RNA sequence: CCAUUGUCCAAAGCGCCAGGACUUAAAAAUCCAUAAGGAAUUUAAGUUGACGAGGAACAGGGUUUAUCGAUGGAUCGGCGGAUGCCCUGCGGUCGGUCACGACCGAAACCGGUUUUUAAAACCUUGAAGUGAUUCAGGGGACAGAGAGACCGUGGUGAUGAAA
Numbered sequence: 001c002c003a004u005u006g007u008c009c010a011a012a013g014c015g016c017c018a019g020g021a022c023u024u025a026a027a028a029a030u031c032c033a034u035a036a037g038g039a040a041u042u043u044a045a046g047u048u049g050a051c052g053a054g055g056a057a058c059a060g061g062g063u064u065u066a067u068c069g070a071u072g073g074a075u076c077g078g079c080g081g082a083u084g085c086c087c088u089g090c091g092g093u094c095g096g097u098c099a100c101g102a103c104c105g106a107a108a109c110c111g112g113u114u115u116u117u118a119a120a121a122c123c124u125u126g127a128a129g130u131g132a133u134u135c136a137g138g139g140g141a142c143a144g145a146g147a148g149a150c151c152g153u154g155g156u157g158a159u160g161a162a163a
Base pairs, nucleotide, nucleotide: 014080015079016078017077019076020048021047022046023045024044025043026042027041030039031038032037051069052068053067058089059088060087061086062085063084090105091104092103093102094101096159097158098157099156100155110152111151112150113149114148115147116146122139123138124137125136126135127134128133
């Protein structure tokens, strides 16, 4: 310096593929066809298999079909993972403190109003591939949840001069 193997990191609406769907090639008995050819079958090699928005205080444990919508509709089916959820501790708000309770997570209640570049789809250009298909760019639309701002609103008991 090169190669191989393993591990770690990384990815997190993320990864993967034994079924399905699709493509190419080969095979040869079958079926259709005047023929060219087509269908089906088998084998091999491949392609596809979720469009974005949103989501992590911290530690430990548990759990699995873990939020939202889209003009997508195989986005079928399945495996793994995961910021979800539950419990404990810690912390915050609800009256200063404490206990309990409720709701939450250092942007730490709830309600109303308002604000917020969706992306795929569709049209189009280029690139790779025999092909299924993939990658990159351009054009112009459309969500809901969540979040921010403003306004309003929200425990019980004990303690305490009061809050």

A computed fold for a 163-nucleotide RNA, annotated as glmS glucosamine-6-phosphate activated ribozyme aptamer. Rfam family: glmS glucosamine-6-phosphate activated ribozyme aptamer. Its family is annotated with regulation of gene expression and catalytic activity in the Gene Ontology. Rfam describes the family as follows. This entry contains a glucosamine-6-phosphate activated ribozyme that is found in the mRNA for GlmS. GlmS is an enzyme that uses fructose-6-phosphate and glutamine to generate glucosamine-6-phosphate. The ribozyme catalyses self cleavage of the glmS mRNA that is thought to regulate GlmS activity. For this family Rfam cites "Control of gene expression by a natural metabolite-responsive ribozyme" (Winkler et al., Nature, 2004). The coordinates come from a structure-prediction model, not an experiment, and the mean pLDDT is 76. Of the family's consensus pairs, 86% are formed in the model.